The part of an RNA shown here (small-subunit ribosomal RNA, 5' domain) has 540 nucleotides and comes from a metagenome. The prediction has a mean pLDDT of 80.
Context: one part of a larger RNA
RNA sequence: GAACGAACGCUGGCGGCGUGGCUAAGACACGCAAGUCGAACGGACUAUCUAAUUGAGCAAUCGAAAGGGUAGUUAGUGGCGAAAGGGUGAGUAACGGGUAGGUAACGUACCCUGUGCACCGGGAUAGCGUCGUUGGCCGCAAGGUCAACUACCGAAAGGGGCGGUAAUACCGGAUAAUAUCAUCCGCCGAUGGGCGGAUGCUCAAAGAUUUAUCGGCAUAGGAGCGGCCUACUUCUUAUCAGCUUGUUGGUGAGGUAAUGGCCCACCAAGGCUAUGACGGGUAGCGGGGCUGAGAGGUCGGCCCGCCACAUCGGGACUGAGACACUGCCCGGACCUCCACGGAGGGCUGCAGUAACGAAUCUUGUGCAAUGGGCGAAAGCCUGACACAGCGACGCCGCGUGCGGGAGGAAGUCCCUCGGGAUGUAAACCGCUGUCAGGGGUACGAAAGUCCGCUUUCGGGCGGAUUGAUAUAACCCAAAGGAAGUCACGGCUAACUCUGUGCCAGCAGCCGCGGUAAGACAGAGGUGGCAAGCGUUGUUC
Numbered sequence: 001g002a003a004c005g006a007a008c009g010c011u012g013g014c015g016g017c018g019u020g021g022c023u024a025a026g027a028c029a030c031g032c033a034a035g036u037c038g039a040a041c042g043g044a045c046u047a048u049c050u051a052a053u054u055g056a057g058c059a060a061u062c063g064a065a066a067g068g069g070u071a072g073u074u075a076g077u078g079g080c081g082a083a084a085g086g087g088u089g090a091g092u093a094a095c096g097g098g099u100a101g102g103u104a105a106c107g108u109a110c111c112c113u114g115u116g117c118a119c120c121g122g123g124a125u126a127g128c129g130u131c132g133u134u135g136g137c138c139g140c141a142a143g144g145u146c147a148a149c150u151a152c153c154g155a156a157a158g159g160g161g162c163g164g165u166a167a168u169a170c171c172g173g174a175u176a177a178u179a180u181c182a183u184c185c186g187c188c189g190a191u192g193g194g195c196g197g198a199u200g201c202u203c204a205a206a207g208a209u210u211u212a213u214c215g216g217c218a219u220a221g222g223a224g225c226g227g228c229c230u231a232c233u234u235c236u237u238a239u240c241a242g243c244u245u246g247u248u249g250g251u252g253a254g255g256u257a258a259u260g261g262c263c264c265a266c267c268a269a270g271g272c273u274a275u276g277a278c279g280g281g282u283a284g285c286g287g288g289g290c291u292g293a294g295a296g297g298u299c300g301g302c303c304c305g306c307c308a309c310a311u312c313g314g315g316a317c318u319g320a321g322a323c324a325c326u327g328c329c330c331g332g333a334c335c336u337c338c339a340c341g342g343a344g345g346g347c348u349g350c351a352g353u354a355a356c357g358a359a360u361c362u363u364g365u366g367c368a369a370u371g372g373g374c375g376a377a378a379g380c381c382u383g384a385c386a387c388a389g390c391g392a393c394g395c396c397g398c399g400u401g402c403g404g405g406a407g408g409a410a411g412u413c414c415c416u417c418g419g420g421a422u423g424u425a426a427a428c429c430g431c432u433g434u435c436a437g438g439g440g441u442a443c444g445a446a447a448g449u450c451c452g453c454u455u456u457c458g459g460g461c462g463g464a465u466u467g468a469u470a471u472a473a474c475c476c477a478a479a480g481g482a483a484g485u486c487a488c489g490g491c492u493a494a495c496u497c498u499g500u501g502c503c504a505g506c507a508g509c510c511g512c513g514g515u516a517a518g519a520c521a522g523a524g525g526u527g528g529c530a531a532g533c534g535u536u537g538u539u540c
Base pairs, nucleotide, nucleotide: 001540002539003538004537006536007535008534009533010532013398014397015396016395017394018393019391020390021356027353028352031350032349035080036079037078040077041076043074044073045072046071047070048069049068050067053064054063055062056061087309088308089307096234097233098232099231100230101229102228103227106226107225108224111222112221113220114219115218116217117216119173120172121171122170128163129162130161131160132149133148134147135146136145137144138143152159153158179202181200182199183198184197185196186195187194188193207214208213209212235281236280237279242272243271244270247269248268249267250266251265252264254262284306285305286304287303288299289298290297291296311332312331313330314329315328334345335344336343337342362388364387365386366385370384371382372381373380374379401431402430403429404428411422412421413420414419435481437476438475439474447466448465449464450463451462452461453460454459484529485528486527487526488525489510490509491508495524496523497522498521499520505512506511
């Protein structure tokens, strides 16, 4: 000098864009952060239309109503999603990251393309009903009705018996090759195998509706995503020198989507190491950031990619995918409720709380846009995201006025008492109107959605509609509301007076202060930077 996720002191007008728990991966009140589909299914409820039948009436008509239709809502079954998105950096020196490859050792829901198929049947189960108690009302009673509750156990959480019902839930059968497996043949290959052909074997399905679509099953390919493997590389320490028994290799069996001591039995006795094994310390890694002429040094906060973790430790289940942050089970610590018998919980999501600390924000608005989940769609959900709020925390921009105005007011300071400085500064005259303030229209554009027309199926045109947030033009008034901070001995731009008297104090280094201090303190003046200035810390 530059930089910062900074902090501290003094000061502080506006805006834009960024950015903000670096400490206790310590503990958390409360709310929200993952749902959606009624066009998969049976019910239930509400509204409305209709209505077999039926009551009253002479009739017109009025009323009740099984059932049916339409619209809406939805506890449950079922599907998809919940493995994404969001957070953090504890652990990890290699099961990680980076770069380049390999997989003839692999997987893949949703998406795209192609081919083929969807036939027949069955049994359950949730919801639902019922099994009762208590209380109210009606009734002489039997009983009825309303409400609460699983009626029995239980404080609660939670846990029943019986009956019957649906599906795109579940099960059985049929059918099928290019798929599977086996055998044979040919070609190829890098041990497993790949490609082609033949024969045999085995495996599937589900329907819905507004009738045009959306789905279902099998299979081949694609895209994207992922698993695994190899090489090189990736901090420090030798005051860590030897380490290792599933250890190193083989055979076989198991396991996996798949290779492999991944696991197991047997066999052999290997494997690594001064090119640093093993051990200790520290640490998420990269793209990148900072600095520097570069080489290098240093850092990895914000944004992007990868990894790891989700109170601590362990485990599997479901699933295309997890060993699963707001799923399940077990154990530990802690917290909460309890009728003491037992239950419940997990902010390293967004806000927020106390604590810690030098130190870090709102318990805000909205799904309008972008993106995600579900849905045929309308739409619903989305603390992702978009915005707003707070903080000079940073960068950038703007303003705090402009022109004129005296040998030059007053005040203050200095003085050799003549004068000099503050200083065109002020006053005063003229002007302007950024920003802040007051008023004010809310259009247009872009994007989304819907409708219509058109189409070469990519789209195009027209109309309507949708804004959480933010806002231009324009008008009004008025110099009015807006300057500080650090320094002035040398380094280093900037000097005098007074006070103090090795005191009080200053200080980055050299050093100042003991009676004339340009170095302390105050004042006047001056210099630097400026909505900041200075100090401290850290890096180069």